[in-house]
Molecule: transfer RNA
Organism: Pseudomonadota bacterium
RNA sequence: GCCGGAAUAGCUCAGUUGGUAGAGCAUCGCAUUCGUAAUGCGGAGGCCUGCGGUUCGAGUCCGCAUUCCGGCACCA
Numbered sequence: 001g002c003c004g005g006a007a008u009a010g011c012u013c014a015g016u017u018g019g020u021a022g023a024g025c026a027u028c029g030c031a032u033u034c035g036u037a038a039u040g041c042g043g044a045g046g047c048c049u050g051c052g053g054u055u056c057g058a059g060u061c062c063g064c065a066u067u068c069c070g071g072c073a074c075c076a
Base pairs, nucleotide, nucleotide: 001072002071003070004069005068006067007066010025011024012023013022019056027043028042029041030040031039049065050064051063052062053061
């Protein structure tokens, strides 16, 4: 330098054919226990890396940028 992939909750990841975003773990409350752990029930928590475009409507499609990962090439 070229090609490809990824970016969504504190963490790990889903998200179908574009139609108001979910799970597990963690966290908080309650139940259970002599108490803790475990277990069960419930709650809270993100506008989806940034900017722009398409559309009635974008996490999803298009363009550019940023960061990370992988491959190829170059360099004595």